[in-house]
Context: one part of a larger RNA
RNA sequence: GAGCGAACGUUGGCGGCGCGCCUACACAUGCAAGUCGAACGCGAAAGGACUCGGUCCGUGUAGCGUGGCGCACGGGUGAGUAACACGUGAGUAACCUACCCUCGAAUCCGGGAUAACACCCCGAAAGGGGUGCCAAUACCGGAUAAGACCACGCCACCACAGGAUGGAGUGAGAAAAGGCGGGGACCCGAGAGGGCCUGCUGUUCGAGGAUGGUCUCGCGGCCUAUCAGCUUGUUGGUGAGGUAACGGCUCACCAAGGCUAAGACGGGUAGCUGGUCUGAGAGGAUGAUCAGCCACACUGGAACUGAGACACGGUCCAGACUCCUACGGGAGGCAGCAGUGGGGAAUUUUGCGCAAUGGGCGAAAGCCUGACGCAGCGACGCCGCGUGUACGAUGAAGGCCCUUGGGUCGUAAAGUACUGUCAACAGGGACGAAAACUCGUCGGGUAAUAUCCGAUGGGCUUGACGGUACCUGUAAAGGAAGCACCGGCUAACUCUGUGCCAGCAGCCGCGGUAAUACAGAGGGUGCAAACGUUGCUC
Numbered sequence: 001g002a003g004c005g006a007a008c009g010u011u012g013g014c015g016g017c018g019c020g021c022c023u024a025c026a027c028a029u030g031c032a033a034g035u036c037g038a039a040c041g042c043g044a045a046a047g048g049a050c051u052c053g054g055u056c057c058g059u060g061u062a063g064c065g066u067g068g069c070g071c072a073c074g075g076g077u078g079a080g081u082a083a084c085a086c087g088u089g090a091g092u093a094a095c096c097u098a099c100c101c102u103c104g105a106a107u108c109c110g111g112g113a114u115a116a117c118a119c120c121c122c123g124a125a126a127g128g129g130g131u132g133c134c135a136a137u138a139c140c141g142g143a144u145a146a147g148a149c150c151a152c153g154c155c156a157c158c159a160c161a162g163g164a165u166g167g168a169g170u171g172a173g174a175a176a177a178g179g180c181g182g183g184g185a186c187c188c189g190a191g192a193g194g195g196c197c198u199g200c201u202g203u204u205c206g207a208g209g210a211u212g213g214u215c216u217c218g219c220g221g222c223c224u225a226u227c228a229g230c231u232u233g234u235u236g237g238u239g240a241g242g243u244a245a246c247g248g249c250u251c252a253c254c255a256a257g258g259c260u261a262a263g264a265c266g267g268g269u270a271g272c273u274g275g276u277c278u279g280a281g282a283g284g285a286u287g288a289u290c291a292g293c294c295a296c297a298c299u300g301g302a303a304c305u306g307a308g309a310c311a312c313g314g315u316c317c318a319g320a321c322u323c324c325u326a327c328g329g330g331a332g333g334c335a336g337c338a339g340u341g342g343g344g345a346a347u348u349u350u351g352c353g354c355a356a357u358g359g360g361c362g363a364a365a366g367c368c369u370g371a372c373g374c375a376g377c378g379a380c381g382c383c384g385c386g387u388g389u390a391c392g393a394u395g396a397a398g399g400c401c402c403u404u405g406g407g408u409c410g411u412a413a414a415g416u417a418c419u420g421u422c423a424a425c426a427g428g429g430a431c432g433a434a435a436a437c438u439c440g441u442c443g444g445g446u447a448a449u450a451u452c453c454g455a456u457g458g459g460c461u462u463g464a465c466g467g468u469a470c471c472u473g474u475a476a477a478g479g480a481a482g483c484a485c486c487g488g489c490u491a492a493c494u495c496u497g498u499g500c501c502a503g504c505a506g507c508c509g510c511g512g513u514a515a516u517a518c519a520g521a522g523g524g525u526g527c528a529a530a531c532g533u534u535g536c537u538c
Base pairs, nucleotide, nucleotide: 001538002537003536004535006534007533008532009531010530013385014384015383016382017381018380019378020377021343025341026340027339029338030337031336034069035068036067039066040065041064042063047057048056049055050054076296077295078294086220087219088218089217090216091215095213096212100209101208102207103206104205105204106203107202108142109141110140111139117132118131119130120129121128122127149173150171151170152169154167155166156165157163158162178201179200180199181198182197183196186195187194188193222268223267224266229259230258231257234256235255236254237253238252239251240250241249271293272292273291274290275286276285277284278283298319299318300317301316302315321332322331323330324329349375351374352373353372357371358369359368360367361366388418389417390416391415398409399408400407401406422479424474425473426472427471428470432465437459438458439457440456441455442454443453444452482527483526484525485524486523487508488507489506493522494521495520496519497518503510504509
């Protein structure tokens, strides 16, 4: 000199954009993950009408449950971790991938339960048990299998071993679910409707892709030798188990290996990176915000479900803590958003909205979304603007200094003439919104002008911010300047007080009666809505 997620002191007008527990402690309260009736069963009430014993509407609505998808994303934190955790480059002849895209083949015949519900019982509660009823895209059995998977041998191919891949062949096992519309002929039916045809969507098996992920290896990035030896599933082999998959990953047996001064093992510290700060660079320091990866979710352990977890707002066990209890037993986990206590030098509102973007579910309308978009608080940072402009000398009054002549504050003020940024008030007033939906036209598809899908045109609706930004006007110089320093380094000097006292101080050093160094004043210098101090980095 530059920088900071800063803090402290004095001061403080406005706006824009950012940033805001650096201290893994405990948490009251509310919200933060649901959705689907176009998978399925059951099914109210308030209120209203009436021929009122009751029936109908409300309404197959609210709600309950089964089932599907989601809850593994998004959001938080940095404790642990010196490790294939991260970065980078490779590898897999050792792998998985729900939803999505493309392609191929199918979607046949049956069955038994169960929740909700009703009744009964236990319990203070949390909750649990029994009996009975019924449904499904829930569950189970059977059939079928082009291709794929598996086994067997043959051929091609590459090759050191070995067998990926490809070709033809034989054999064995393994699947499914329907739903919502539309309809001319034909069939069944008294009719409703169904078959049948057709559109959309779903389901099953398989191939490929995309996306995401697991695993392996080379190289790279902390300190310590006042840590020198470490290791028994340890190192390798054979076989088996296990996994999506290779592997001591696990196990049995066998061998006795493996690592290490190019630092093993131990100890300390630490999430890593893109980046950030500094510096001419080399380098040094750092890892807030934003982005990628990892790890964690009260502490420790474990698995279940699932395409995916060993799962922040899931389950089980143990522990500590807190709460409820009828003492028998139960409930809980803010390192989600706000907020509270504590800790600390120190860090915000228990706000508004799903209007936009994105996500989950749904055919869609839509619902949910403390992600997100906004607002609030904080000079915490950066940037911009303002606190007026011009003229104005008898150089007024007053302060300070004085050699008593005067000098200085100083065109500064007063005064005169203007201007109107910001703030105040009044009026106007956006962009962010395009869709979804609906109507028409064209095309696809179809037996079809229906339904459906795509393109295009018209119409309607939707804004938290917010009456905000912005524009116009009104009045008025009115409401808006401080802080540090002035001995040298270092820009800026005098007076008074004090008298090695009180005090200053970054270093040198000032102060013991003329202190430009202490304190006050006048003046000056430097920055300026800030200025200084402290801490930390280069």

This is a predicted structure of a 538-nucleotide part of an RNA (small-subunit ribosomal RNA, 5' domain) from an uncultured prokaryote. The coordinates come from a structure-prediction model, not an experiment, and the mean pLDDT is 86. RNAcentral holds the full RNA, with entries from ENA.